[in-house]
RNA sequence: CAAGCCGGUCGGACGGCCGCGGGCGGCUCGCCGCCUGAGGAAAGUCCGGACUCCACAGAGCAGGGCGCUGGGUAACGCCCAGUCGGGGUGACCCGAAGGAGAGUGCCACAGAAAUGACACAGCCGCGAUCUCGGUCGCGGCAACGGUGAAAUGGUGGGGUAAGAGCCCACCGGCGGCCGGGUGACCGGCCGGCCAGGUAAACCCCGCCCGGAGCAAGGUCGAACAGGGACGGACGCGGUCCGCCGCAUCCUCAGACCGCACGAGGUGCCGGGCAACCGGCAUCCCAGAUGGAUGGCCGUCCCCCGCCCAUGGGGUGGGGACAGAAUCCGGCUUACAGACCGGCUUGCAUC
RNA sequence: GCCGAUGUAGCUCAGCUGGUAGAGCAGCCGCCUUGUAAGCGGCAGGCCGAGAGUUCGAGCCUCUCCAUCGGCUCCA
Numbered sequence: 001c002a003a004g005c006c007g008g009u010c011g012g013a014c015g016g017c018c019g020c021g022g023g024c025g026g027c028u029c030g031c032c033g034c035c036u037g038a039g040g041a042a043a044g045u046c047c048g049g050a051c052u053c054c055a056c057a058g059a060g061c062a063g064g065g066c067g068c069u070g071g072g073u074a075a076c077g078c079c080c081a082g083u084c085g086g087g088g089u090g091a092c093c094c095g096a097a098g099g100a101g102a103g104u105g106c107c108a109c110a111g112a113a114a115u116g117a118c119a120c121a122g123c124c125g126c127g128a129u130c131u132c133g134g135u136c137g138c139g140g141c142a143a144c145g146g147u148g149a150a151a152u153g154g155u156g157g158g159g160u161a162a163g164a165g166c167c168c169a170c171c172g173g174c175g176g177c178c179g180g181g182u183g184a185c186c187g188g189c190c191g192g193c194c195a196g197g198u199a200a201a202c203c204c205c206g207c208c209c210g211g212a213g214c215a216a217g218g219u220c221g222a223a224c225a226g227g228g229a230c231g232g233a234c235g236c237g238g239u240c241c242g243c244c245g246c247a248u249c250c251u252c253a254g255a256c257c258g259c260a261c262g263a264g265g266u267g268c269c270g271g272g273c274a275a276c277c278g279g280c281a282u283c284c285c286a287g288a289u290g291g292a293u294g295g296c297c298g299u300c301c302c303c304c305g306c307c308c309a310u311g312g313g314g315u316g317g318g319g320a321c322a323g324a325a326u327c328c329g330g331c332u333u334a335c336a337g338a339c340c341g342g343c344u345u346g347c348a349u350c
Numbered sequence: 351g352c353c354g355a356u357g358u359a360g361c362u363c364a365g366c367u368g369g370u371a372g373a374g375c376a377g378c379c380g381c382c383u384u385g386u387a388a389g390c391g392g393c394a395g396g397c398c399g400a401g402a403g404u405u406c407g408a409g410c411c412u413c414u415c416c417a418u419c420g421g422c423u424c425c426a
Base pairs, nucleotide, nucleotide: 001346002345003344004343005342006341007340008339009338010337012300013299014298015297016296017295018294020037021036022035023034024033025032026031039321043332044331046330047329048328049327050326051213052212053211054210063209064208065207066206067205068082069081070080071079072078083097084095085094086093087092098204099203103202104201105198106197107196120145122141123140124139125138126137127136128135129134130133153171154170155169156168157167158166174191175190176189177188178187179186180185217257218256219255220254227425228424231250232249233248235246236245237244238243264283265282266281267280268279269278270277271276301319302318303317304316305315306314307313308312351422352421353420354419355418356417357416360375361374362373363372369406377393378392379391380390381389399415400414401413402412403411
């Protein structure tokens, strides 16, 4: 210098005028003054909780969810650290990652055969036959060919009539012992070669789960109780038999609480690899109910285009995604651009 | 705001222990008819809303998005 990986921060700034939600204060009761007012995702509503009501003796069954190990947490399907597997030259990234040796099911097409399966082409031995290298019969084999996503370990050597874990070496898998680790697991030695895949198929094992959701739920108010929509009842009329129209009656609306001090933010110290936890100090930080947080102007910042002309000046345009509604912890998705830190690879120079 | 369902041909729907997707109507061509409709015969039209994953293999199983529809509240 180029290409890349990981983590984090911000996501226009300041001033003026007008306007909106909330709170406080003043008063000439109509205004005035002061303070305050979106996000990293407020989103999707995908998980987990708090809270509220309903149900409930306990346990089990059914149903649902989760699934390597250890830790964190109020809890989690989240986070941290590690193990194993896969990808990348590497920094690093990805993984729903228990059990197929409990049982059942499935494995289309092709293929001889898809699981206690199997011999099509083929190789070898013996016998018979004849046209003398073919045919038939019996037996041995699974190396080689072909099919398939997958064919009962792989490679090499020995061995054999031909072959085969039949034997040997290495690798892989399984079992046992020893050592290390809290553990997943790792390392070494020995043994023998019996074991296809699929559990995001049923299932088995271990752990967890009662249901509904702030439009939950609660309080006040019979006073001026009125109107309308939806819905229901009865009646009348029409009908293309599906319904439609009209009249009467019934069918409550508002205010407040919940509701914003919380698993809270910031700073420092301590413990821990980390997630996180503890202590001290300090701060108060939206609360609407058809739903406020906006618009204009000026100066500056960043990006792009044009002109003068390139040290610079002028002019025009743009500055994302999006927007609280009971609250909190996560995940996922969207996002113009700017900045910071750590690391890797390649090239060049010293 | 909270909760739930659906997405397959132009339209309405099937498809299901995962094995390469159909039906009716509509469209086009031909026959029949003097002509039209009806009828008969034939044809075309789809990567199953999008993207990942599991599997040898996905419309179907799992996850994440997108779109549409519905329910709960009486009332601007």
Molecule: RNase P RNA; transfer RNA
Organism: Candidatus Dormibacteria bacterium